[in-house]
RNA sequence: GAGCCCGUAGUCUAGCUGGCUAUGACGUCGCGUUUACACCGCGAAGGUCAGGAGUUCGAAUCUCCUCGGGCUCACCA
Numbered sequence: 001g002a003g004c005c006c007g008u009a010g011u012c013u014a015g016c017u018g019g020c021u022a023u024g025a026c027g028u029c030g031c032g033u034u035u036a037c038a039c040c041g042c043g044a045a046g047g048u049c050a051g052g053a054g055u056u057c058g059a060a061u062c063u064c065c066u067c068g069g070g071c072u073c074a075c076c077a
Stems, first nucleotide, its partner, number of pairs: 001073007010026003019057001028044005050066005
């Protein structure tokens, strides 16, 4: 330098043939339970869907650019 793949909550992840209000688990907080803690049950908060632009009535999803990570190839004495 060229090609391909990936980026979604604190962590991991579903959704990615466009369409309620973005899914689940762990973690966090509250309540119940317990003498208390843990386990367990119930509930809640937490997301600019990496960033920007475009297409569309409508974008996590499609297109372009940028950033970050990974793989392959080329170059490199």

A computed fold for a 77-nucleotide RNA from a Promethearchaeota archaeon, annotated as transfer RNA. The source organism's lineage runs through Archaea, Promethearchaeati and Promethearchaeota. It matches the Rfam family "tRNA". By type it is a transfer RNA. From the family's description: Transfer RNA (tRNA) molecules are approximately 80 nucleotides in length.